A computed fold for a 74-nucleotide RNA from Christensenella sp. UBA4379, annotated as transfer RNA. The coordinates come from a structure-prediction model, not an experiment, and the mean pLDDT is 82. It matches the Rfam family "tRNA". From the family's description: Transfer RNA (tRNA) molecules are approximately 80 nucleotides in length.

RNA sequence: CUGGGUGUAGCGCAGCUUGGUAGCGUGCUUGAAUGGGGUUCAAGAGGUCGAGAGUUCAAAUCUCUCCACCCAGA
Numbered sequence: 001c002u003g004g005g006u007g008u009a010g011c012g013c014a015g016c017u018u019g020g021u022a023g024c025g026u027g028c029u030u031g032a033a034u035g036g037g038g039u040u041c042a043a044g045a046g047g048u049c050g051a052g053a054g055u056u057c058a059a060a061u062c063u064c065u066c067c068a069c070c071c072a073g074a
Stems, first nucleotide, its partner, number of pairs: 001073007010026004020057001028044006050066005
């Protein structure tokens, strides 16, 4: 330099194909059960979906550019 892949909650990931309320597990906070812990149950908080722009009534999703990381080739 060329091609491909990944980027979503603290962590690990789904959702993208086929645009329509942002989810799961774990962790965290509070409460209940226990003398306490572990554990179980209930409730809750936490996201400008890597950045910018475009298309659209509407974008995590489609298009373009850029950034970071990984793989392959030269």